[in-house]
Molecule: transfer RNA
Organism: uncultured Legionellales bacterium
């Protein structure tokens, strides 16, 4: 230098026909149980603003297509693999 694959909450990982983003697991927070704890069970858990109902933002970054983009297109960043 060329080719292929990946980048999504604190972590792993879904959402592949373009149509409610974050299912599920771990962690964390609260509770139950216990003398106390572990284990187990129940509820909650992206960010910002708001007393609140809600609103806005959020899929590596910046643009584009579209009524609508995590998903399609372009450039760039970074990681993994292959070729030279």
């Nucleotide at each position: 230098g060329c080719c292929g694959g990946a980048g999504u909450g604190g972590c792993g990982a879904a959402a592949u026909u373009g149509g409610u983003a974050g299912a599920c697991g771990c962690g964390c927070c609260g509770g139950a149980c216990u003398c106390a704890a572990a284990a187990u069970c129940c509820g909650g858990u992206g960010g910002u603003g708001g007393c609140g109902a809600c609103a806005c933002c959020g899929u590596g970054u910046c643009g584009g297509u579209u009524c609508g983009a995590g998903u399609c297109c372009g450039a760039c960043c970074c990681c993994c693999g292959g070729c030279a």